A computed fold for a 472-nucleotide part of an RNA from an uncultured bacterium, annotated as small-subunit ribosomal RNA, 3' major domain.
[in-house]
Context: one part of a larger RNA
RNA sequence: UGACGGGGGCCCGCACAAGCGGUGGAACAUGUGGUUUAAUUCGAAGCAACGCGAAGAACCUUACCAGGGCUUGACAUCUGUGGAAUUUUUCGGAAACGAGAAAGUGCUCGUAAGAGAGCCACAAGACAGGUGGUGCAUGGCUGUCGUCAGCUCGUGUCGUGAGAUGUUGGGUUAAGUCCCGCAACGAGCGCAACCCCCGUUGUUAGUUGCCAUCAGGUAAAGCUGGGCACUCCAGCGAGACUGCCGGUGACAAACCGGAGGAAGGUGGGGACGACGUCAAGUCAUCAUGCCCUUUAUGCCCUGGGCUACACACGUGUUACAAUGGCCGGGACAAUGUGAUGCAAACUCGCGAGAGUGAGCGAAUCACCAAACCCGGUCUCAGUUCGGAUCGCAGGCUGCAACUCGCCUGCGUGAAGUCGGAAUCGCUAGUAAACGCCGAUCAGCACGCGGCGUUGAAUACGUUCCCGGGCCU
Numbered sequence: 001u002g003a004c005g006g007g008g009g010c011c012c013g014c015a016c017a018a019g020c021g022g023u024g025g026a027a028c029a030u031g032u033g034g035u036u037u038a039a040u041u042c043g044a045a046g047c048a049a050c051g052c053g054a055a056g057a058a059c060c061u062u063a064c065c066a067g068g069g070c071u072u073g074a075c076a077u078c079u080g081u082g083g084a085a086u087u088u089u090u091c092g093g094a095a096a097c098g099a100g101a102a103a104g105u106g107c108u109c110g111u112a113a114g115a116g117a118g119c120c121a122c123a124a125g126a127c128a129g130g131u132g133g134u135g136c137a138u139g140g141c142u143g144u145c146g147u148c149a150g151c152u153c154g155u156g157u158c159g160u161g162a163g164a165u166g167u168u169g170g171g172u173u174a175a176g177u178c179c180c181g182c183a184a185c186g187a188g189c190g191c192a193a194c195c196c197c198c199g200u201u202g203u204u205a206g207u208u209g210c211c212a213u214c215a216g217g218u219a220a221a222g223c224u225g226g227g228c229a230c231u232c233c234a235g236c237g238a239g240a241c242u243g244c245c246g247g248u249g250a251c252a253a254a255c256c257g258g259a260g261g262a263a264g265g266u267g268g269g270g271a272c273g274a275c276g277u278c279a280a281g282u283c284a285u286c287a288u289g290c291c292c293u294u295u296a297u298g299c300c301c302u303g304g305g306c307u308a309c310a311c312a313c314g315u316g317u318u319a320c321a322a323u324g325g326c327c328g329g330g331a332c333a334a335u336g337u338g339a340u341g342c343a344a345a346c347u348c349g350c351g352a353g354a355g356u357g358a359g360c361g362a363a364u365c366a367c368c369a370a371a372c373c374c375g376g377u378c379u380c381a382g383u384u385c386g387g388a389u390c391g392c393a394g395g396c397u398g399c400a401a402c403u404c405g406c407c408u409g410c411g412u413g414a415a416g417u418c419g420g421a422a423u424c425g426c427u428a429g430u431a432a433a434c435g436c437c438g439a440u441c442a443g444c445a446c447g448c449g450g451c452g453u454u455g456a457a458u459a460c461g462u463u464c465c466c467g468g469g470c471c472u
Base pairs, nucleotide, nucleotide: 007472008471009470010469011468012467013466015462016461019426020425021424022423023422026318027317028316029315030314031313032312033311034309035308042053043052064304065303066302067301068300069299070298073127077126078125079123080122081121082120083119086103087102088101089100090099091098092097107116108115109114129293130292132291133290134289138287139286140282141281142280143278145276150189151188152187153186154185155184156165157164158163169180170179171178195270196269197268198267200238201237202236203235204234206232209228214225215224216223241264244258245257246256247255248254320419324378325377326376327375328374329373330372336367337366338365341360342359346355347354348353385416390411391410392409393408394407395406396405432454433453434452435451436450437449438448
C1' cells in the first nucleotide's frame, strides 16, 4: 500500500423478507459422470462445465474403430516428358481403386517447323499434409467479478523512504452524479448524454387502408370507378428540461408534493463493459513459436461407432386432472419466411398425406394461430385423467431409414393422486399461461433466437443468508 476478520459505521442488489410459479418424487427428451466397447472422436469442470462448442451425427458431417487401398500424395508452387480437354463403355471389386476398349483432336502466336495459355497423365525431388502435443510459449476472440462505480495521470505540497494528498470530510445521487468545504489545482479512462427500438403528435408521400363521402355492383366481398379523410407504412420534425408552482434544505446540490401532459424526474427496452482479476476458456473456427510425425500421427473408400446401459447428477418436456378432459359450433395477432420455394381452391384418403394447381420474387399471393367464447357430455374414478411402452398397418424425405429419422391410424395402455432434505426464477405488460415464426435443415426441435395473445400476487422492512461499494 493492499487483502482478509464469526471488528465497527454508512449504503446498494429478486440478497433476504412478502408473494406467484417451479426444480428435487414419475415417465420421457437432452447433456454429463461412470461403466462398457474394436471404437463408444475431442474439448468444456464450483459460481462462470453439464439442451455448452452442436443454428440439425442414417451416408456425408467425422476428427474414432475394423477392414480394403495410396505414397509428390485429396490441396499449393517449381522442373522434365507425353497427351488437348472431355465423353461413352467392358471386366474384377463392398467401394475406393485396378485392368482394358471406343469416340474425340479445340484456343492464342506463327507461312511452316514449332512455341505458349489452360487442362490431364507419368517421373524424380524440393516439398505438401497432420482436428498430432503444448491455451503454462502466443495473437485474436470470449466468459467472469459487473453496468459494479470505480481506476489513474500531470504539476504542486507533505514524508528520509515505500507512499500520501487530490479520490478524504458535510449533504445528495442510479452513479467519483452534483453541491459545499478542504494543500491542493487541473486532466484522462469509466458514469451520464450523443446511437437504435417502443409510447404522443405535426408534416411530406399514397396500387396497404376506407363506405368516411359519391356512384356502380354482389350470394358475400374495397369487388370496380373514385378519394387520401381515418388506420397504416416510413422519412423529416415537435415533445420532457426538475422547465412551472408549493414545501423541506446551508440562500447550494437535491428531495417531497402538485399542475399541465401521451409520457415525467435516467418514461420503458436495447446496443454499449473502465484499470484490472481468475497462468479462467479456446493450438478443434482462424492465425502462430517450438516440439513431434512423414509408405504415416498424412490421404481415399466400405461398414461400424459418436445413438452402448447396473447406475449417479444437471437442464428440460408431459402429467398427476373438473378454474379439467372430450365432442360440435364461433372469434381475434405479431414477428418472420417463400422460386431446384410458399402453395390457396378442388378431388381422393379416418389420417399422416397424395393428385391437380390459381396466385405470388410478394405491404398485392401463400404459409396462418392457440389459450378464449357458446352449447353438449363426463362426476372424482388410476377414471372419458395421464400418455410411456409394445404389436400391426401405413405416409414422407432421401442412393439408402436394420443398427439409427419424423409423422399417421388401429390396438396396447406403464409410472404418476402435487413430490424428503434441499433448491431456482420473477417487481409489470413482469411472472404465469397460450400458441405462432425463424435460423440450422433433403428429412429430423420437448433445444435455441424472436413474436404476439390472456394477464396476476407481493415488497412491513434491512435483524439475518449471499454478493458488492465507501470510510475506519

Overview: The RNAcentral record of the full RNA draws on ENA, Greengenes and SILVA. The prediction has a mean pLDDT of 87.